[in-house]
Molecule: small-subunit ribosomal RNA
Organism: iron-reducing bacterium enrichment culture clone HN9
RNA sequence: AGAGUUUGAUCCUGGCUCAGGAUGAACGCUAGCGAUAGGCCUAACACAUGCAAGUCGAGGGGCAGCACAUGAGUAGCAAUACGAUGGUGGCGACCGGCGCACGGGUGAGUAACACGUAUGCAACCUACCUUUAACAAGGUGAUACCCCGUUGAAAGGCGGACUAAUAACCUAUAAAACAGGGCUCCCGCAUGGGAAUAUUUGUUAAAGAUUUAUCGGUUAAAGAUGGGCAUGCGUUCCAUUAGAUAGUUGGUGAGGUAACGGCUCACCAAGUCAACGAUGGAUAGGGGAACUGAGAGGUUUAUCCCCCACAUUGGAACUGAGACACGGUCCAAACUCCUACGGGAGGCAGCAGUGAGGAAUAUUGGUCAAUGGAGGCAACUCUGAACCAGCCAAGUCGCGUGAAGGAAGACUGCCCUAAGGGUUGUAAACUUCUUUUGUAAGGGAAUAAAGUGUAGUACGUGUACUAUUUUGCAUGUACCUUACGAAUAAGGAUCGGCUAACUCCGUGCCAGCAGCCGCGGUAAUACGGAGGAUCCGAGUGUUAUCCGGAUUUAUUGGGUUUAAAGGGUGCGCAGGCGGAAGAUUAAGUCGGCGGUGAAAUUUUGCAGCUCAACUGUAAAAGUGCCUUCGAAACUGGUUUUCUUGAGUGUAGAUGAAGUAGGCGGAAUUUGUGGUGUAGCGGUGAAAUGCUUAGAUAUCACAAAGAACUCCGAUUGCGCAGGCAGCUUACUAAACUACAACUGACGCUCAGGCACGAAGGCGUGGGUAUCGAACAGGAUUAGAUACCCUGGUAGUCCACGCAGUAAACGAUGAUUACUCGCUGUUUGCGAUAUACAGUAAGCGGCCAAGCGAAAGCGUUAAGUAAUCCACCUGGGGAGUACGUUCGCAAGAAUGAAACUCAAAGGAAUUGACGGGGGCCCGCACAAGCGGAGGAACAUGUGGUUUAAUUCGAUGAUACGCGAGGAACCUUACCCGGGCUUGAAAUGUAUCUGACCGGCACAGAGACGUGCCUUCCCUUCGGGGCAGAUAUGUAGGUGCUGCAUGGUUGUCGUCAGCUCGUGCCGUGAGGUGUCGGCUUAAGUGCCAUAACGAGCGCAACCCUCAUCAUUAGUUACCAUCAGGUUAAGCUGGGGACUCUAAUGAGACUGCCGGUGAUAAAUCGGAGGAAGGUGGGGACGACGUCAAAUCAUCAUGCCCCUUAUGUCCUGGGCUACACACGUACUACAAUGGCGAUUACAGUGGGAAGCAAGAUCGCAAGGUGGAGCAAAUCCCCAAAAAUCGCCCCAGUUCAGAUUGCAGGCUGCAACUCGCCUGCAUGAAGUCGGAAUUGCUAGUAAUGGCAGGUCAGCAUACUGCCGUGAAUACGUUCCCGGGCCUUGUACACACCGCCCGUCACACCAUGAGAGCUGACAACACCCGAAGUCGGUAGUUUAACCGUAAGGAGGACGCCGCCGAAGGUGGGGUUGGUGAUUGGGGUGAAGUCGUAACAAGGUAACCGUA
Repeated sequence: AGAGUUUGAUCCUGGCUCAGGAUGAACGCUAGCGAUAGGCCUAACACAUGCAAGUCGAGGGGCAGCACAUGAGUAGCAAUACGAUGGUGGCGACCGGCGCACGGGUGAGUAACACGUAUGCAACCUACCUUUAACAAGGUGAUACCCCGUUGAAAGGCGGACUAAUAACCUAUAAAACAGGGCUCCCGCAUGGGAAUAUUUGUUAAAGAUUUAUCGGUUAAAGAUGGGCAUGCGUUCCAUUAGAUAGUUGGUGAGGUAACGGCUCACCAAGUCAACGAUGGAUAGGGGAACUGAGAGGUUUAUCCCCCACAUUGGAACUGAGACACGGUCCAAACUCCUACGGGAGGCAGCAGUGAGGAAUAUUGGUCAAUGGAGGCAACUCUGAACCAGCCAAGUCGCGUGAAGGAAGACUGCCCUAAGGGUUGUAAACUUCUUUUGUAAGGGAAUAAAGUGUAGUACGUGUACUAUUUUGCAUGUACCUUACGAAUAAGGAUCGGCUAACUCCGUGCCAGCAGCCGCGGUAAUACGGAGGAUCCGAGUGUUAUCCGGAUUUAUUGGGUUUAAAGGGUGCGCAGGCGGAAGAUUAAGUCGGCGGUGAAAUUUUGCAGCUCAACUGUAAAAGUGCCUUCGAAACUGGUUUUCUUGAGUGUAGAUGAAGUAGGCGGAAUUUGUGGUGUAGCGGUGAAAUGCUUAGAUAUCACAAAGAACUCCGAUUGCGCAGGCAGCUUACUAAACUACAACUGACGCUCAGGCACGAAGGCGUGGGUAUCGAACAGGAUUAGAUACCCUGGUAGUCCACGCAGUAAACGAUGAUUACUCGCUGUUUGCGAUAUACAGUAAGCGGCCAAGCGAAAGCGUUAAGUAAUCCACCUGGGGAGUACGUUCGCAAGAAUGAAACUCAAAGGAAUUGACGGGGGCCCGCACAAGCGGAGGAACAUGUGGUUUAAUUCGAUGAUACGCGAGGAACCUUACCCGGGCUUGAAAUGUAUCUGACCGGCACAGAGACGUGCCUUCCCUUCGGGGCAGAUAUGUAGGUGCUGCAUGGUUGUCGUCAGCUCGUGCCGUGAGGUGUCGGCUUAAGUGCCAUAACGAGCGCAACCCUCAUCAUUAGUUACCAUCAGGUUAAGCUGGGGACUCUAAUGAGACUGCCGGUGAUAAAUCGGAGGAAGGUGGGGACGACGUCAAAUCAUCAUGCCCCUUAUGUCCUGGGCUACACACGUACUACAAUGGCGAUUACAGUGGGAAGCAAGAUCGCAAGGUGGAGCAAAUCCCCAAAAAUCGCCCCAGUUCAGAUUGCAGGCUGCAACUCGCCUGCAUGAAGUCGGAAUUGCUAGUAAUGGCAGGUCAGCAUACUGCCGUGAAUACGUUCCCGGGCCUUGUACACACCGCCCGUCACACCAUGAGAGCUGACAACACCCGAAGUCGGUAGUUUAACCGUAAGGAGGACGCCGCCGAAGGUGGGGUUGGUGAUUGGGGUGAAGUCGUAACAAGGUAACCGUA
């Protein structure tokens, strides 16, 4: 410090997720030790048991228990036992003093002066402690315990009698105290405070004990400590909480308090708080600090420290220095326990512990040795505070589980493998070494420099010192020494990317994984296991939570044209911000000194535990608050000026600016009348509709309402919405010129007010046109639409309401600054429509700059400033609830649950479009011929079957693999056999032949039997063959979606790319685009491109012309011979031809056009002319295209069978459907006869002449030929004659009979011949196909396959056309451009209803909880007040009685409780509303392309 994830790819926006750190944690697996800190986060739920606050006998009376002493007495031999005496140590209970308000726990409540910080108290208190001063005189009456009695189950209570005090009371003394008055002085921020005065009046104190050292008591002043109160500032969320408040705010007086104060009360006034957030609701103890972070921040408040609050819940006071009191009291309530039912007891949020709750949190331990606390003169006692120990990997730190050497890289095992090896792995073994830890034995601390007791010394008489005595839980612990011996000690998670680490097996969208992206559908580095590896390590992973990354709430440090986001517009109060100069002030600001910011924590230095964690010590920091002194630039305040901002004035001029009134013509519709006659109207085409009762058309007149043609324009005006005939009146405004006036008067603006298109609502008018709804006609599968005919609201006016729009420049307002060019409007300058300049507008193009880009660019989206508004992933949703407004429609404000990992912007490349432009192609058109109808052939589907083997399936399967299924082929079926196998091969053992022939059974394979029968040798053996055994074979079994190779198709279409450069953030672009041209990305020109490659073309083959060479088997002009004839022969090398080499054609030449180019058009010459015809040749790629059955091949599967051999059958089936062919339907023909001219090819298990037989297929026999020689070989169309339009002299299917050929074999299932039979068919519906010249059409011939079988296929030659205006349309393709929500790419994407399942949520007659208040009733305890009743030791009084007190009663307040109506907030509810998700379903096709009616916004 970043990374993954939206896309085909890119940049951006934006969310989600990860890597880090942390924790009072929990869970899984695992676990050796030590040190240290930590340990109920949940039920402030309930608690058994024990302990947690006592102490003082030096305050008192006493004496139950213990001990001692004394010793009367009884029993007993005695020991001893019983028993007496407060006499002593001491002491239960009691009176009294001090303490119990500390320490310890918890966080329920509390949003508050509760806390933090800083001040103040001139408005206060403070026991114990310290200092100072003064004092302590005299008296009095009770009471507890004990005793006696009584009551109750108990707890407890009552009565009588006795008694003491440092308990209580009275009197005295008394001021620097308190209260009141007088006089003088000083000070302060107000109230006021202080000092002095021998000033004056009144009131108020005390306690003793003792060992004689001391300790206590009272009053007063001060200090210290601890508290109380007040104030400034800071302190969570909600405005879907906007008004709250009657003791409320203030005053006067009184009461009350330690003290101020509405704290309380009486009276008076009507205030007080609040948008700078009152009131209400929700949540929460606050802080130091901790975690995280670069920081700013965010989160947290466990442990430790400070403060607060609480002690079962609520209320109350008492005592006291201090409490409204955790281990006190009273009352009420709930709960638990005891009970004799009458009544009582209790409060672990102290330490342990129990139950419950929960994912989850420990021992009913030891000691007061230390530290601290209470009491005490002290010793000492108490102390679950504290210190220790126990449990827990729950955190942090430290140590160990050995170290060095050791390669035959050992053996074995597991795993992988290409079978060689690799890996585990220096790991082990083995050698040497060490001993932390462990075990055993021995030694053995510090913590106590302190305190106690005793004795002594010194002096300052309560301190120091000396000597001695005694105090240790932890602990025989830490630590040290010795011995032994590698001995006692390693796991967890992960291994697709992020993210370090890879293979095998299993599984087969199953089981499962997953933080995100995503893995898994038969070769999973992602599931499970294994081997190996990686990371950390006594731990390691997961889960939860917080911060970080996240600049993803942005102060540091974000944005708002299109990604989320500018308010519809203006005015404007509060608020924020604000021009120039001078003076002053000192609030902000800056600086210095001072105070504070507790300690711990943090950082740094040093030090102590063996190190470290930890601890000690010192410094820093603590960014804060306050006081004081100073500075005066800036901001603010005050004040004096200024004119440039702003405004006013004068003059000018502009415009569809607004409001109201008047007027106008054209058009439309309607009415009336005329002319006129059959249709009009409407559409893609029609129909509904109108019309012979006279329409439409046309003319005239009339009426009505609405809107204003041309001008008219990137024009003008207005704040926006918006504004358009002419004219009048009224109103407003920006602008220009001048620089006269005011003198900052300004800018922005939450809330507020006003305006605000269309549609809509209300009332009343009006209604010509158009026209939601509605009706009809069409269209359509449907058509509640688009189209047509009608048509009501509405559209118009007046007055109200409403308040929204894609109210858009998707761009808030204002001010300043920042290159230019150009058009235009209105002014000014000027005589001026020249012109340059200037001001204000409206536009276009660009520089810098900005921007993700598109783009913006003085009219900013640039550079700055001020103010306002708004945004924070998509959906849910602008929805629900609540509230405000509205007549309603609805508007404004505006969530959550749940769900997804995206949603989105701009641009790029493709693809696509019922987008555009250009161009091409038998693509259409123009033609010729077909197929689709018939019969047959063949292939396919389907069906059938034991099997009908398998594959190919739009174009790109279907006379295809198959270039030829009777057996074989053959893969299929039935049946019969074989199992190292039909064929290949290694090793080992055995045998000696094998092969061949014959016979028998059998359908055959096969089986049985018989006959015949080796070679080489170095003598070891080898070759060959067979048998057995073992490795293996074999598979047309699966997967073409694991593959190679091959092939089809787009397409012989003109495209596809690269290097360097340039442009762009980038994907990419450029080049390859543009103009012209071409069959062509063919070429030329232009050009940030310049070149190049694969394709095109050419090079190759063939055909067409010529030349040269050569001349047999081909040829024969000339010469000669010769035949019935014939290159037949001699000969020739001319010709044809053959087959080799060349030539030739290149837009080369001429002319036109063109940019003078490329090229194109025409022409000449030429055998051939613009690639001359044809072929081979197929770019990058597409279709997971085809083929595992040509072949090869990975994986999987079978192995007496899915292998292999054999007989027979099947692949040839047949209701039917489709494709491709053949033959026809006839006269351009059929039949008969006659007679010419080919080419390519093939031939030895072959072609076969001539001859001969047969009607023929063919038979017999066989010359010749391994071929320019011989044969196949007859070419057919042609010509002549007959037929005369018929189911025919057409057509030939089907069938019968008789034959031929091949072949072991012709039944299933071949071909051919002859005779006979003579079906459908008379040119073929919708729709569809081939072909542009030697082509189509037509005619025959040959070949391959092959024993035989050809209408198929591959070739060959003969005859030989028609048409192309042209590119609108159909199909396919290419280039450019455009749109896109597509990228699996339109066979795309995608919307809504319905049906089903699940989820959360709104409404809902209601039902049921909780909470906080209010009103009223009742009213405990208790304080306060009153008091007529009852009662009473201290004082007064001789007494009666009084003072004072207590009880009772009354009153105010008052908790709980009750009643009531509202409020807030949960749960639940028949039913109901929409929403979300879901593999797949139904109906349509709304959107994305002009999405097939452009889409979208508002409205009905």